Notes: Model confidence (mean pLDDT): 75 of 100. The RNA shown here (FMN riboswitch aptamer (RFN element)) has 207 nucleotides. The sequence was found by an Rfam model in a public genome assembly.
């Protein structure tokens, strides 16, 4: 330094107030909230550039001039804008992916019960030819339970302004939110002390 085996951590936010109602954080009116990664005309900051400046030193050089002084040029600092690349942070609920939820087929590993075959050092019965049962094992199709992948579903944006350009900026107004339960839920209550896109750190081993 990069690639990757492994480990740690860490990894969702929200109905206060009003109405009606026997009952509603579930309807009404209003309130509120935006997972991850990218891309983004966003923002800021640094290197460098480049312009300015009654700033601040200075060695040479030109001019006033008298070895000092004083201007002018340079250089170096600083301080102000402005910048094309570049380097870091940061910027989208509706834009491109993606994650939770839901569905769907095979696969894989672990048990369950059947069945088939096949073994023999096991019981038992026997006509001594085997036959039962039970033990083992491969196999098949069926169950449960849980993996690691894939695939399908799955919601929402318009308008003014700047500007060479706006799906991202800057105002405005809009619309979006899995399942189950309850009087109809993005905000409550469960599944979930779970999964999780990823994220940060550590570390083997390789270049």
């Nucleotide at each position: 330094g990069c690639u990757u085996a492994c480990c740690u951590u860490c990894g969702g936010g929200g109905c206060g107030g009003g109405g009606u109602g026997a009952a509603a954080u579930u309807c009404c009116c209003a309130a509120c909230c935006g997972g991850c990664g990218g891309u983004g005309a966003u923002c800021g900051a640094g290197c460098g550039g480049c312009g300015c400046c009654u700033g601040c030193a200075c060695a040479a050089c030109u001019g006033g001039u008298u070895u000092a002084c004083c201007a002018g040029c340079g250089u170096g600092c600083g301080g102000c804008g402005c910048u094309u690349u570049c380097u870091c942070g940061u910027c989208a609920g509706u834009c491109c992916g993606u994650g939770a939820c839901c569905c769907g087929g095979g696969c894989c590993a672990u048990c369950c019960a059947u069945g088939a075959c096949a073994a023999g050092a096991g019981c038992g019965a026997u006509u001594c030819c085997u036959c039962g049962c039970a033990u083992u094992g491969u196999c098949a199709g069926g169950g449960a339970c849980g993996g690691a992948a894939c695939g399908g579903u799955g919601g929402a944006c318009c308008u003014g302004g700047u500007g060479c350009a706006a799906a991202u900026c800057c105002g405005g107004g809009a619309c979006c939110g899995a399942c189950a339960g309850u009087a109809u839920a993005g905000u409550c209550u469960g599944g979930a002390u779970g999964g999780g896109a990823g994220a940060a750190g550590g570390g083997g081993a390789c270049a």